This is a predicted structure of an 88-nucleotide RNA (nadA riboswitch) from Granulicella sp. WH15. The sequence is in RNAcentral, with records from Rfam. Taxonomically the source falls in Granulicella (Bacteria, Pseudomonadati, Acidobacteriota, Terriglobia). The coordinates come from a structure-prediction model, not an experiment, and the mean pLDDT is 78. Rfam family: nadA riboswitch. Rfam classes the family as a small RNA. For this family Rfam cites "Structure and ligand binding of the ADP-binding domain of the NAD(+) riboswitch" (Huang et al., RNA, 2020).
RNA sequence: GGUUGCAACAUCCCCGUGGAUUGGGGACUUUAUUCGGUUCAGGUCUGCAUUUGCCUGUCCGGUCGAGUCCGGCGAAUCCACUGCAGCC
Repeated sequence: GGUUGCAACAUCCCCGUGGAUUGGGGACUUUAUUCGGUUCAGGUCUGCAUUUGCCUGUCCGGUCGAGUCCGGCGAAUCCACUGCAGCC
């Protein structure tokens, strides 16, 4: 110098350091959905009023997708490096 294995140090154990990729978790924003709830408004049916039904919009929640952020994400892989031991 190359290569292989390992992580002693650690406030139970596991976890050497930094970075990247994939995937997952949390928070926020947002599209879609008509899936649920019914808050509100309007329309419609009924001679009028009241009540009920139906429809539309709105509100809340759910589901899928997208974006941003977060980290001991006890997930995998890769790159570089620190330390220990072996081999060439």